[in-house]
Molecule: SAM riboswitch aptamer (S box leader)
Organism: Planomicrobium soli
């Protein structure tokens, strides 16, 4: 890189360090950004797998948070497709698409 399965409306430094301009996944759009972005390191938040314990034994569990990932502006920012509603710009469902994870090729 492909598939399967799950989860994505909640959390985590609006004065932490390095460093200097692009970033938000891709098209629209809106956005963040020299009052310093993205990246990295530290803090941090969760808890998908592993690991310890409880607790249960049919099945479903709970609690640390130790190793493995992740994730720490805006709903996964908001939309692309389809369909309903109200009436021209909103609203809901669902696909798709994207990202995490554990499994398989």
């Nucleotide at each position: 890189u492909u598939c399967u399965u799950a989860u994505u409306u909640a959390g985590a430094g609006c004065a932490g360090g390095u460093g200097g301009a692009g970033g938000g996944a891709c098209g629209a759009g809106c956005c963040c950004u020299a009052u310093g972005a993205u990246a990295c390191c530290c803090g941090g938040c969760a808890a998908c797998c592993g690991g310890u314990c409880c607790a249960a034994u049919a099945a479903c569990g709970g609690a640390c948070a130790c190793g493995g990932u992740g994730c720490u502006a805006a709903u996964u920012c908001u939309u692309g497709c389809a369909g309903c509603c109200u009436a021209u710009a909103g609203g809901c469902u669902g696909a798709g698409a994207a990202a995490u994870a554990a499994g398989a090729a």